[in-house]
Molecule: transfer RNA
Organism: archaeon
C1' cells in the first nucleotide's frame, strides 16, 4: 500500500446472513432472604441510544457508505 475479520453494561458472550424493537444471557457490583460468621444457595436493583459520522426505509444493532481502533494475510 491492497485484501479480510471483529467492535454490543465493569468483563465474556448471544442477536447481524433473512430490518419489525421494552436490546437477551453467564460473571461481576449494589441490596435483602439464609446461615453463629463466611462462603454456597435463593430474591430483587441498577447499568450498554450497540465505537463514531452520513445516508437508505415507515422502521437500522442489523443494510449502504466514509472515518477510528484492534486482529490476520500479502505486498
Nucleotide at each position: 500500500g491492497g485484501g479480510c475479520c471483529u467492535g454490543u453494561a465493569g468483563c465474556c458472550u448471544a442477536g447481524u446472513c433473512u430490518g419489525g424493537a421494552u436490546a437477551a444471557g453467564g460473571c461481576g457490583a449494589c441490596a435483602g432472604c439464609c446461615u453463629u460468621c463466611u462462603a454456597a444457595g435463593c430474591u430483587g436493583u441498577a447499568g450498554a441510544u450497540c465505537c463514531g459520522g452520513g445516508g437508505u426505509u415507515c422502521a437500522a444493532a442489523u443494510c449502504c457508505u466514509c472515518g477510528c481502533a484492534g486482529g490476520c494475510c500479502c505486498a